[in-house]
RNA sequence: CGACCUCGUACGGGAGAGCCCUCGCACAGUGUGGUGCGGGGCGCCGAAGGAGCAACCCUCCCCGGAACCUCUCAGGCAAAAGGACCGUACGAGUGAG
Numbered sequence: 001c002g003a004c005c006u007c008g009u010a011c012g013g014g015a016g017a018g019c020c021c022u023c024g025c026a027c028a029g030u031g032u033g034g035u036g037c038g039g040g041g042c043g044c045c046g047a048a049g050g051a052g053c054a055a056c057c058c059u060c061c062c063c064g065g066a067a068c069c070u071c072u073c074a075g076g077c078a079a080a081a082g083g084a085c086c087g088u089a090c091g092a093g094u095g096a097g
Stems, first nucleotide, its partner, number of pairs: 001097001005093009018042001020041008043077003049073001050071003056065002
């Protein structure tokens, strides 16, 4: 000087599933309905997080790690937001060479 890898920040991309029923509050309003927020019910989704199985990795076993698979506790089901993950830039760590 510095690859790979890990982490962080910024930017860009980023799926699925009822804007169903009902109750309360607030607002506008005088209609029997509207808007917003929240609770509950039923139905549904799988890509925060969490849990389970496992290919595989750790020279073999144990231990350990481990999926976008499975579950749906949590989360979510108009838009927005969030969003695993991917890309670019910068920074930090490690540090092959």
Molecule: Glycine riboswitch aptamer
Organism: Actinoallomurus purpureus